This is a predicted structure of a 73-nucleotide RNA (transfer RNA) from Clostridiaceae bacterium AF29-16BH. The RNAcentral record of the sequence draws on ENA. It matches the Rfam family "tRNA". Rfam classes the family as a transfer RNA. Model confidence (mean pLDDT): 83 of 100.
RNA sequence: GGAUCCUUAGCUCAGUGAGUAGAGCAUCCGCCUCAUAAGCGGACGGUCCCGGGUUCAAGUCCCGGAGGAUCCA
Numbered sequence: 001g002g003a004u005c006c007u008u009a010g011c012u013c014a015g016u017g018a019g020u021a022g023a024g025c026a027u028c029c030g031c032c033u034c035a036u037a038a039g040c041g042g043a044c045g046g047u048c049c050c051g052g053g054u055u056c057a058a059g060u061c062c063c064g065g066a067g068g069a070u071c072c073a
Base pairs, nucleotide, nucleotide: 001072002071003070004069005068006067007066010025011024012023013022019056027043028042029041030040031039049065050064051063052062053061
């Protein structure tokens, strides 16, 4: 220098054909227990990496940028 892929909650990741942003873990509260753990219920938590475009509508499609991984040279 070139190619491909990834970036979504504190962490690990889903989100299919554009139509209300989700799960598990963590944290907090409650239930259970003599108590703790486990288990059960609930709550909290997001500028979907950044900017622009298309569209009635973008996490999703298109363009540019940033960071990361792998491969080639």